Bacterial RNase P class A from a soil metagenome, 400 nucleotides, folded computationally.

RNA sequence: AGUCGGCCAGGCGGCCGCGUGCCGAGCCUCUCCACGUUGCCAAUUGGGGAGAGGAUCGGUCCGAGGAACGUCCGGACUCCACAGAGCACGGUGCUGGGUAACACCCAGUCGGGGCGACCCGCAGGAAAGUGCCACAGAGAACAGACCGCCGAUGGCCGCACUGUCGAGAGGCAGGACGGCACAGGCAAGGGUGAAACGGUGCGGUAAGAGCGCACCAGCGCCCGGGGUGACCCGGGCGGCUCGGCAAACCCCACCGGGAGCAAGGCCAGACAGGGGGAGUGCGGCUCGCACGCAGACACCCCCGGGUAGGCCGCUGGAGCCGGCGGGCAACCGUCGGCCGAGAGGGAUGGUCGCCACGGGCGCGCAAGCGCCCGGACAGAAUCCGGCGUACCGGCCGACU
Numbered sequence: 001a002g003u004c005g006g007c008c009a010g011g012c013g014g015c016c017g018c019g020u021g022c023c024g025a026g027c028c029u030c031u032c033c034a035c036g037u038u039g040c041c042a043a044u045u046g047g048g049g050a051g052a053g054g055a056u057c058g059g060u061c062c063g064a065g066g067a068a069c070g071u072c073c074g075g076a077c078u079c080c081a082c083a084g085a086g087c088a089c090g091g092u093g094c095u096g097g098g099u100a101a102c103a104c105c106c107a108g109u110c111g112g113g114g115c116g117a118c119c120c121g122c123a124g125g126a127a128a129g130u131g132c133c134a135c136a137g138a139g140a141a142c143a144g145a146c147c148g149c150c151g152a153u154g155g156c157c158g159c160a161c162u163g164u165c166g167a168g169a170g171g172c173a174g175g176a177c178g179g180c181a182c183a184g185g186c187a188a189g190g191g192u193g194a195a196a197c198g199g200u201g202c203g204g205u206a207a208g209a210g211c212g213c214a215c216c217a218g219c220g221c222c223c224g225g226g227g228u229g230a231c232c233c234g235g236g237c238g239g240c241u242c243g244g245c246a247a248a249c250c251c252c253a254c255c256g257g258g259a260g261c262a263a264g265g266c267c268a269g270a271c272a273g274g275g276g277g278a279g280u281g282c283g284g285c286u287c288g289c290a291c292g293c294a295g296a297c298a299c300c301c302c303c304g305g306g307u308a309g310g311c312c313g314c315u316g317g318a319g320c321c322g323g324c325g326g327g328c329a330a331c332c333g334u335c336g337g338c339c340g341a342g343a344g345g346g347a348u349g350g351u352c353g354c355c356a357c358g359g360g361c362g363c364g365c366a367a368g369c370g371c372c373c374g375g376a377c378a379g380a381a382u383c384c385g386g387c388g389u390a391c392c393g394g395c396c397g398a399c400u
Base pairs, nucleotide, nucleotide: 001400002399003398004397005396006395007394008393010355011354012353013352014351015350016349018063019062021060022059023058024057025056027054028053029052030051031050032049033048035046036045065377069388070387072386073385074384075383076382077260078259079258080257084289086287089256090255091254092253093252094108095107096106097105098104109123110121111120112119113118124251125250129249130248131245132244133243146190147189148186149185150184153183154182155180156179157178158177161174162173163172164171165170198216199215200214201213202212203211217241218240219238220237221236222235223234224233225232226231264312265311266310267309274303275302276301277300280294281293282292283291319338320337321336322335323334324333325332326331357374358373359372360371361370362369363368
């Protein structure tokens, strides 16, 4: 100068204040019991006892987090549904392991980044099919020809020459060589692009090209070895050279009923079972079969009306701490100990003092002293396991 992992989230005291539970006190309300008023029954009334509830006061125990947050995944729990099968739909996606489960964690493999400690990865299939690849460019996937190279072959022009016919001029046929770049050939080089259908060299050719060969790279197939596996190491064969995108459809493998604590249950109370609609309706994510429920005072939908009080669910749990054992690890097993919020207009706070910590200023040779400032992010709401995000500062360990 960095990398990785773990931990803390100020401490003590005074005063004031809040919430649940428990204990106590008097007060209020209700219910029950015996007694007196009165010999009996009923009612009334009086004081007494027991129980329940309510608010108040006093005491006592406990009282937010590493993320309680976002509500993004996964489960527990609850209700509804569930013969079975098909079609849709959604999710996951290297391998092995962990777990109640996961998109999480651990250990690896492969790919990428870093000098390194280490970090990152939405990491199946593009050689099953369909589709897309802006701009530029000739051409963007059974490719293409703008510049360029060639023009062997064919064509056109020139021309030495040869053959033949002719008395000759000349005609006809062929043609080395030179030229043109018309047909045509090529894809090496230039140029465009994020990407242009392997790379280097030699041969080859008219010019060229895996066209041929050597080496290298990739792919496919085969064989041997290692590994549970992803995969790795080594060898051989085949010119096979085959672009990217699947967070486009799709294919393959695996997984998945729906809704959520305003779930759901009990008690009390209120209103009008009032108006309209379809005819078989309703139920499951959808569809059809099948099934279940209801059947004319029913069932379903819409409008309208009423209530929104109390109790349970509710916090002891895949719990926390420590020892031992297994495992590289995540984690698991076992023994011992511990109890750490449960509100519902929603508590968990405020203030002062001292100490510790960080920063600044001043004094002092220094040790130190004094003054001022600072302490974040945030906050339970059915409960757990993760992920992601926010955060003043500080401590410890390992490593480059």
RNAcentral holds the sequence, with entries from MGnify. Its Rfam family is "Bacterial RNase P class A". The family's RNA type in Rfam is ribozyme. About the family: Ribonuclease P (RNase P) is a ubiquitous endoribonuclease, found in archaea, bacteria and eukarya as well as chloroplasts and mitochondria.